[in-house]
Context: one part of a larger RNA
RNA sequence: GGCACACGGGGGAUGCCUAGGCUCUCAGAGGCGAUGAAGGACGUGAUAAGCUGCGAUAAGCGACGGGGAAGGGCACAUACCUUUUGAUCCGUUGAUUUCCGAAUGGGGCAACCCACUAGUUUGAAGAACUAGGGCCUUUCCUUGUAUGAGGAGAGGGGCAAACCCGGGGAACUGAAACAUCUAAGUACCCGGAGGAAAAGAAAAUAACAAUGAUUCCCCAAGUAGUGGCGAGCGAACGGGGAGGAGCCCAAACCGGGUUGGUUACGGCCAGUCCGGGGUUGUAGGACCUCAACAUCUGAUUAUAGUAUUUUAGCUGAAUGGCAUGGGAAGGCCAACCAUAGACGGUGAGAGUCCGGUAAGCGAGCUGAUACUAUACGGUAGAGGAUUCCUGAGUAGGGGGGGACCGGAGAAAUCCCCUCUGAAUCCAGCGGCACCAUCCGCUAAGGCUACAUACUCCUGAGAGACCGAUAGUGAACUAGUACCGUGAGGGAAAGGUGAAAAGAACCGGGAAUACCGGAGUGAAAAGAACCUGAAACCGUGUGCCU
Repeated sequence: GGCACACGGGGGAUGCCUAGGCUCUCAGAGGCGAUGAAGGACGUGAUAAGCUGCGAUAAGCGACGGGGAAGGGCACAUACCUUUUGAUCCGUUGAUUUCCGAAUGGGGCAACCCACUAGUUUGAAGAACUAGGGCCUUUCCUUGUAUGAGGAGAGGGGCAAACCCGGGGAACUGAAACAUCUAAGUACCCGGAGGAAAAGAAAAUAACAAUGAUUCCCCAAGUAGUGGCGAGCGAACGGGGAGGAGCCCAAACCGGGUUGGUUACGGCCAGUCCGGGGUUGUAGGACCUCAACAUCUGAUUAUAGUAUUUUAGCUGAAUGGCAUGGGAAGGCCAACCAUAGACGGUGAGAGUCCGGUAAGCGAGCUGAUACUAUACGGUAGAGGAUUCCUGAGUAGGGGGGGACCGGAGAAAUCCCCUCUGAAUCCAGCGGCACCAUCCGCUAAGGCUACAUACUCCUGAGAGACCGAUAGUGAACUAGUACCGUGAGGGAAAGGUGAAAAGAACCGGGAAUACCGGAGUGAAAAGAACCUGAAACCGUGUGCCU
């Protein structure tokens, strides 16, 4: 030095575990904010660095309710307190709530600085304290012309995960290059809203038969089409389902207020505002005549009531023995309950030990939902007549773009810019160039639940999801430590034991190191603590060289 065996060190794999994650389901909630949010800074404990809670009333104060024995958070120590005169804890509702932050008196390098006005304290100055005031929009009042000023009130502002609507809007990529095209109206930016949003009651779709607002799903269908007819893109009709709901203005006409013009002072005309009326295609309405005061309904608000539900909780069945073992819930023997044999815990595997579970019960405020009642609102017919009304810089057209399945094409339809520019019910628009016939519909005003989308969040549950190099980046003081001027990047790190019973005492030693005894424990599992692989490093013995 090699090999073998034995025993160690080192290391933290593996196994087991789960306090944390991941993905869903069913319900709820879908907002918070000038009554100052989200998020922070600084404080706050007897001792207090971190997290949590809270705010100078500071791990807390009050009231009501629940609950019933310990409590003073994580956090296991000492001291000192609280508590059956009901604490801690739980629910609801109040009080307090420094400073920054939309931040809003002015400023500012956020958590700081500096003022003004009114008031309080003081004899005064000074100082201290309390309150107020920003900007934008809008209503009313005052002033009375400066489209201004002042006052009172209301709203907005900012934040928040996705979903939604609108305004802008790429490129990589694909086309095996690339330019039309694609990616894609995607990513991203901006604005806005709601619990959903958007859309929506036919100037529709069809085809000689009809349907009857919108939205969503399945099919139609990868069809018809479109397309350097490449890559690709890609409907609708119709059928089946989910859901179901329809309405209000403008105008004609009538009445009133007001302003102006005019007047022969009787009025008339015009503008504007308010009320009635009226709302459509089988045209309807105004107008004239007749008839009627019923019926049905509401998406509006208020009040009252009822029910359910939400926010603490309460009751809640049934087992013993023997042996093994540190320990029984496992084994054996014999019982019981079950509208409860879900689950978790307990020294090992428990229906009957504990918490619970099935079932039943419980509440004041608040919130939600549904229903009822009242108030309130809406809603109807017949005929005549053919005078009036029925959304104008609109529809349409030329030019330039965009959206549709449709890339300019024979290109309808819809939208925007620009130049133009009708008709008025004997009317107008559409039915994929255009024309005729025929059919359908009534634009140029508006509102509208449900079915649909999503999940920052709350509750209950589920998993042929993970099990600490996995699963969230984060099971632990994690967006922490640390890195970066900054935008930003971003870890590692779980496990003694059933219980600390966390090793009294003795010896060696300088020792509070470490070791040897002793003791605890089922076991040292001994805190560098479950198991404890490999690499790597040793010691001993044997054999070989």